[in-house]
SAM riboswitch aptamer (S box leader) from Arthrobacter sp. MYb229, 101 nucleotides, folded computationally. NCBI's taxonomy places the organism under Bacteria, Bacillati, Micrococcales, Micrococcaceae, Arthrobacter. Rfam family: SAM riboswitch aptamer (S box leader). Gene Ontology term of the family: regulation of gene expression.

RNA sequence: GAACCAUCCAGAGCGACCGAGAGAUCUGGCUCGUCGACGUCGCAGCAACCACCCACCUAAAUAUUGGCGCGGGACGGUGCUACAGCCAGGACCGAUGGAAA
Numbered sequence: 001g002a003a004c005c006a007u008c009c010a011g012a013g014c015g016a017c018c019g020a021g022a023g024a025u026c027u028g029g030c031u032c033g034u035c036g037a038c039g040u041c042g043c044a045g046c047a048a049c050c051a052c053c054c055a056c057c058u059a060a061a062u063a064u065u066g067g068c069g070c071g072g073g074a075c076g077g078u079g080c081u082a083c084a085g086c087c088a089g090g091a092c093c094g095a096u097g098g099a100a101a
Base pairs, nucleotide, nucleotide: 004098005097006096007095008094013043014042015041016040017039021032022031023030025090026089027088028087029086044081045080046079049077050076052072053071054069056067057066059064085093
């Protein structure tokens, strides 16, 4: 990198630096942007995928294993913090996490 699983109409912004485009891609639209967007860094926050705790189920002599939950919490690993992944259509679409390698 390819293939697999889950999620993508909820939620959460300030400061510094930079300086012209940005909202992934194509077409059409709609927005954001020199009152400084996008991006980078810092801090803050949101959420709860993983990890952790608990209940239940499961295999096992125990230790423990594998599941499961509109359960808990938020120290840890990620992620995210305009607009539904901005909208419609298209494409071996994309993003994030997990698992695997």